[in-house]
Small-subunit ribosomal RNA from Planctomyces sp., 1517 nucleotides, folded computationally. RNAcentral holds the sequence, with entries from ENA and SILVA. Its Rfam family is "Bacterial small subunit ribosomal RNA". Lineage of the source: Bacteria > Pseudomonadati > Planctomycetia > Planctomycetales > Planctomyces.
RNA sequence: UUUUUGAAGGGUUUGAUCCUGGCUCAGAAUGAACGUUGGCGGCGUGGAUUAGGCAUGCAAGUCGAGCGCUCAUCAGCAAUGGUGGGAGCGGCGAACGGCGUAGUAAUGUGUAGGAACGUACCCUCUGGACGGGGAUAGCUACGGGAAACUGUAGGUAAUACCCGAUGAUCUCUGCGGAGCAAAGGUGUGAUUCCGCCGGAGGAGCGGCUUACAUGAUAUUAGCUAGUUGGUGGGGUAAUGGCCUACCAAGGCGAUGAUGUCUAGGGGGUGUGAGAGCAUGGCCCCCACGACCGGAACUGAGAUACUGUCCGGACACCUACGGGUGGCUGCAGUCGAGAAUCUUCCGCAAUGGACGAAAGUCUGACGGAGCGACGCCGCGUGCGGGAUGAAGGCCCUUGGGUUGUAAACCGCUGUCAGAGGGGAUGAAAUCUCCGGAGGUUCUCCUCCGGAGUUGACAGAGCCUCAGAGGAAGCACGGGCUAAGUAUGUGCCAGCAGCCGCGGUAAUACAUACUGUGCGAACGUUAUUCGGAAUCACUGGGCUUAAAGGGUGCGUAGGCGGUGGUUCAAGUCAGAUGUGAAAUGCCUGAGCUCAACUGAGGCAUUGCGUUUGAAACUGGAUCGCUUGAGUAUCCCAGGGGUGUGCGGAACUGCCAGUGGAGCGGUGAAAUGUGUUGAUAUUGGCAGGAACACCGGAGGCGAAAGCGGCACACUGGGGGAUAACUGACGCUGAGGCACGAAAGCCAGGGUAGCGAACGGGAUUAGAUACCCCGGUAGUCCUGGCUGUAAACGAUGAGCACUGGGCGGGAGGAAGUUCGCUUCUUCCUGCCGUAGCGAAAGCGUUAAGUGCUCCGCCUGGGGAGUAUGGUCGCAAGGCUGAAACUCAAAGGAAUUGACGGGGGCUCACACAAGCGGUGGAGCAUGUGGCUUAAUUCGAGGCAACGCGAAGAACCUUUCCUGGAUUUGACAUGAUUGGAUUAGCUCUGUGAAAGCAGAGUGACGCCUUCGGGUGGAACGAUCACAGGUGCUGCAUGGCUGUCGUCAGCUCGUGUCGUGAGAUGUCGGGUUAAGUCCUUCAACGAGCGAAACCCCUGUCUCUAGUUGCCAGCAUUCAGUUGGGGACUCUAGAGAGACCGCCGGCGUCAAGCCGGAGGAAGGCGGGGACGACGUCAAGUCAUCACGGCCUUUAUGUCCAGGGCUGCACACGUGCUACAAUGGGGCGUACAAAGGGAAGCGAACGCGCGAGCGGGAGCAAAUCUCAAAAAGCGCCCCCCAGUUCAGAUUGCAGGCUGCAAUUCGCCUGCAUGAAGCCGGAAUCGCUAGUAAUCGCAGAUCAGCUAUGCUGCGGUGAAUGUGUUCCUGAGCCUUGUACACACCGCCCGUCAAGCCACGAAAGCGGGGAGCAUCCAAAGUCGCCGCGUCAACCGCAAGGAGACAAGCGCCUAAGAUGAGCUCCGUGAUUGGGACUAAGUCGUAACAAGGUAACCGUAGGGGAACCUGCGGUUGGAUCACCUCCUUU
Repeated sequence: UUUUUGAAGGGUUUGAUCCUGGCUCAGAAUGAACGUUGGCGGCGUGGAUUAGGCAUGCAAGUCGAGCGCUCAUCAGCAAUGGUGGGAGCGGCGAACGGCGUAGUAAUGUGUAGGAACGUACCCUCUGGACGGGGAUAGCUACGGGAAACUGUAGGUAAUACCCGAUGAUCUCUGCGGAGCAAAGGUGUGAUUCCGCCGGAGGAGCGGCUUACAUGAUAUUAGCUAGUUGGUGGGGUAAUGGCCUACCAAGGCGAUGAUGUCUAGGGGGUGUGAGAGCAUGGCCCCCACGACCGGAACUGAGAUACUGUCCGGACACCUACGGGUGGCUGCAGUCGAGAAUCUUCCGCAAUGGACGAAAGUCUGACGGAGCGACGCCGCGUGCGGGAUGAAGGCCCUUGGGUUGUAAACCGCUGUCAGAGGGGAUGAAAUCUCCGGAGGUUCUCCUCCGGAGUUGACAGAGCCUCAGAGGAAGCACGGGCUAAGUAUGUGCCAGCAGCCGCGGUAAUACAUACUGUGCGAACGUUAUUCGGAAUCACUGGGCUUAAAGGGUGCGUAGGCGGUGGUUCAAGUCAGAUGUGAAAUGCCUGAGCUCAACUGAGGCAUUGCGUUUGAAACUGGAUCGCUUGAGUAUCCCAGGGGUGUGCGGAACUGCCAGUGGAGCGGUGAAAUGUGUUGAUAUUGGCAGGAACACCGGAGGCGAAAGCGGCACACUGGGGGAUAACUGACGCUGAGGCACGAAAGCCAGGGUAGCGAACGGGAUUAGAUACCCCGGUAGUCCUGGCUGUAAACGAUGAGCACUGGGCGGGAGGAAGUUCGCUUCUUCCUGCCGUAGCGAAAGCGUUAAGUGCUCCGCCUGGGGAGUAUGGUCGCAAGGCUGAAACUCAAAGGAAUUGACGGGGGCUCACACAAGCGGUGGAGCAUGUGGCUUAAUUCGAGGCAACGCGAAGAACCUUUCCUGGAUUUGACAUGAUUGGAUUAGCUCUGUGAAAGCAGAGUGACGCCUUCGGGUGGAACGAUCACAGGUGCUGCAUGGCUGUCGUCAGCUCGUGUCGUGAGAUGUCGGGUUAAGUCCUUCAACGAGCGAAACCCCUGUCUCUAGUUGCCAGCAUUCAGUUGGGGACUCUAGAGAGACCGCCGGCGUCAAGCCGGAGGAAGGCGGGGACGACGUCAAGUCAUCACGGCCUUUAUGUCCAGGGCUGCACACGUGCUACAAUGGGGCGUACAAAGGGAAGCGAACGCGCGAGCGGGAGCAAAUCUCAAAAAGCGCCCCCCAGUUCAGAUUGCAGGCUGCAAUUCGCCUGCAUGAAGCCGGAAUCGCUAGUAAUCGCAGAUCAGCUAUGCUGCGGUGAAUGUGUUCCUGAGCCUUGUACACACCGCCCGUCAAGCCACGAAAGCGGGGAGCAUCCAAAGUCGCCGCGUCAACCGCAAGGAGACAAGCGCCUAAGAUGAGCUCCGUGAUUGGGACUAAGUCGUAACAAGGUAACCGUAGGGGAACCUGCGGUUGGAUCACCUCCUUU
């Protein structure tokens, strides 16, 4: 410079947040399998499990041009010749090809090398082939045997075999020499073609060998006798302990030997941005295997898949004597398995074997078949078509959607189908003929002609027919594209994770519809990815998992500074290699693609070589700053040992003394008249060392504290004299190591596990108390752990400051001190870092070096193995199974038997009640045919109900009714229908019947038509039936508490914070002030109503001072007053003084009717309680329709052993009774209030004036006041209950009304535990009115006025509330969370007397086949020899080795096992309450003892403890 390549996250812990961290998803892939579905073609691919067993057929033969024989056939009379076949000898092949992956962790593989080797066929070169011989198979004859097979005799050939010759360039050599070969065939014809022999070279192939690389495991740490090396010998093609004899004692190993487990290796393949991770099916290369084990033979090559021998298992044949077999070749079969094909065609092509060739053989191969198993391609039509058809689904009933989709119209002809024809795979095939060239030729090459070879496939083309034959699967809660309805009702089911389903399920099932992919689609399994979640690229360790308890130090790793040199690392160039295929790029061939083929690139690696020398490293020479030494000084609870001391304590002795002491929340146990406690004196003993003493000192840590002495370690400063990198870290190793604990011996004052007793308690194996043993102390030994903590490894360097404490030094000095500097030890803080909290020159900052450790929670620091220990136990240290979290920091709430501040009739101080009695009323319970329903702590219970005898009324019994008691609409009917009158029946409703009998408009007066009503039919009405947890509305409560929020800004990664906190103040987040806040909203307050004072206006029905008048404000008159009801005024800390921040405001005062919100009401923030109400009303959904609707009669809601709430009346003298007498307010009144008057003891009756009301009326207010009686009694109190007689309302008073009179005269003498209301016109007390209502159960409720107190001026406590702060493991928020035993079910695991099986070795015995060696008396054609015989070979025998087998003692792994142990899990079991708040005894760690259990106690340690006070330090001023 150019080019190429090229990286995504989501869900899930929380109320929310950030982080850590696991689980899970989206992608790609597969030799796959399963489910549903399935048109065609091309190219690939297909026994992954039992290297389990196999029927049948085929998979290696060929050569007559090496040889003899034989058979058939043809020609011929025959000889003979041609052609074809057969077995055999011989040659070559059979060691290739094909299949599989058992074994093998290195005798393997990969890459790069090496030297001591072999090689048939092939190529090149060179030389040679002479002379002889004896056999044997076949065959013939005779035999054995069921068979397989085999014996004897005879005889035959060769390119079979043997001998001799020749023989170097070959081999050996002592360098003299010695040794080694051959075959012919075809053909008329061979130096020439095909073969043969020796030698040399080549190519390719093979044998051997080196380095490096190539799994897991240390819960395998030591292994090894041919072992390591040497010498001699043997053996091999060849090196070598490869084998052997002797000698030496080596060799390997923490860079992992040995053992165990697993596994063929590579090219490659999958994935990935890459680095990696996983993998090794098809194809190619290598290795290994051939029923299991062993062995050799032949051969160029084998220790041989379809050869041999032996042992074994299995199977088959058999005449029982004996034999035979090996599909991990192609097909095929059984078995096992989730699962993997045809007992096909052909040698046409490619390749191989043989052959001179034709050719033969070839389950190699080429093809076809089966399987959607994979990849790729094609099709299932195209265009038009809106009454947007029908049907389906949804619906707010309007419509929407399916949907141009279909129908319908027009068109096309891919694929499949039928018929035809056939390119191509076939040529450098083969045969014959002709020609040319190679000087000749039987040989080779070329040209031409004729003829010949296709198993299988069959493109493209032509013709025919016809939209005709061809679409499914999964999904639709989020992740993740796509939703509605119905059914179901924690059921059935779904689910990858989170999670859905308990009556409105977008999550189950179905339908419709949509989304995705499409001849496929999903599921399951597995791999990589995402996962930076093992981090080389690329992580961490204060608190999330993670720093070793501390030091010394071995190996190892790393290492100051200058010079020279080497070139191992490093860098650059060149070169060799990195097989092909695969991958990528560019062309090409099949119509495209998949697929195939060509060229290039890549193959990141390794080797060789040349060069460079900065850096690392090696060698060497130096240096002084790192490190160390020396000299002088300094501080110190550093260590060890010995001795000494005083206070306190306990015991003993003695004195004084005389009743308790001691102990606690309170007690008791205990102790004391045998004299305690207290006090004094003396003696003894053991342990610990007050004050000083301090976030002060020392030490590596653990740890170290009276004083003195002895010995001893380390540190700091100064000087800069010496050495000259001697350093840092440190796996293993070694040493030290609190407390508890152990062993042995001492000691024992106090304290004190265990233990005993006393308390507490439901219990109390605890906390508290009284005792008390081990222990605590000493000596010697062991143990080796702690919250052994700064939860922070060691070392070096660098990076702003400020303020302290300790130990030194230097300079200056006015001797007060100041400045500078080194080391140690604290606090605050900049940058930076961090999830945050925080750290911050003593780093948790920035870098380097070394070590240790972590990888989700539980199981578990458990089991097992090993090792250490006397034991307790320590160190090392899993898995199955199970969960989707576990966790850190911070935030907002809530909570605390945490803290601070503040408030409230919260308590206290008071007054009066309730709880006891009787009655009323509501509720529960009980009862009942029914006792309708709702309300349930506060905040249900005189509540819904402001009126249950019928009605109401919903409930029960019985009787009726069915378009309905009520609404709307449609259709229809009749003219006498509606209405009215009446009859029968009946309890009524109802049913049945009789009579009478209308209306509008038009009119031709015959009638027609219509509205209401009625009858019938249909839509529908109706439901106090369910769901208040589907809802609206309304309401209660916290609470009239002072709070709840927002905008902008700022701070924080964020949730969030700030504002809203702090200081004052208020009833108040009320106001002031300060302030990174500034403003605003909803609440508070104010505005509104009533009331308290005054003014103005207006005077009727109200009023009457003065005038007149009357029985009377009755009348005239008056507006002054009261009052009425309209408008105003008035109160604001406005004024004064004080306090206070020159504030807000508070305190006091004046004035004022009222004073600090004057009193009361209405008014109720954000929200909480799934609070209440489907029975006020409304409303979704569900249910019901001759009933769960409607009507009627009677009953019930009033029922009564009992319990509770709310009230009334009382229990009396502040009272009761009688008589007299006074003063309200606010209301009501026409189907009403009802006066006067009369009657009645009375309730009431008669009566009817007046009044739709400031006029009339209800209406009398009562307590009060005055006088009289009662005299403390169950009474002249109290009035329940009951009897009789009446009154009123009403259709009706029995269930079941109220009132009156007379009579009766119950409980009750002030109320246990407990509990309620009230702070002023309040409580208490007294009466009045109203609503509802025919009447009333009202003592209730809502209002009204009359009389009219006491107490408190405080906040310790109880309850509730607000703000700030703190802790938290809570967030359904303390009615929270949560621990352990026990009991039940289920699951996996450990231990266990044993039992069963596998593996690898060891030892001993036996030992097949076989090589080798020895022997070889037996046997034998070739050579020697006339022969005898010899040489040589072989059999037999023996020996070593050795498979299999047997036995023995161990090792190791697996399975199983009565019983047993803990663990995990499982809506509602038992016991307690351990932890989280100070969790009610702070918690936790180690250790020891004890206990049903969580746990408790002792000793030492930690803060990861709250709170209060003090000390110290820091920050700010």

Model confidence (mean pLDDT): 83 of 100.